RNA sequence: GCCUCCAUCGUCUAACGGCUAGGACGCCGCCCUUUCAAGGCGGUAAUAGGGGUUCGAUUCCCCUUGGAGGCG
Numbered sequence: 001g002c003c004u005c006c007a008u009c010g011u012c013u014a015a016c017g018g019c020u021a022g023g024a025c026g027c028c029g030c031c032c033u034u035u036c037a038a039g040g041c042g043g044u045a046a047u048a049g050g051g052g053u054u055c056g057a058u059u060c061c062c063c064u065u066g067g068a069g070g071c072g
Base pairs, nucleotide, nucleotide: 001071002070003069004068005067006066007065010025011024012023013022018055026044027043028042029041030040031039048064049063050062051061052060
């Protein structure tokens, strides 16, 4: 230098182009308990950035950024 893949709550991980972006762990509150742990209920927080296509984009296309792999 070229090619391929990846980027979603604090972490891990879902989501036919048609959601209020779901789940687990974590964290916070309440219940339970003499207390703690466990358990139950509720809450919390996310689409790497910028353009484009579309009635509609996490999803498709382009560029950039970061990461992983391969070739030279």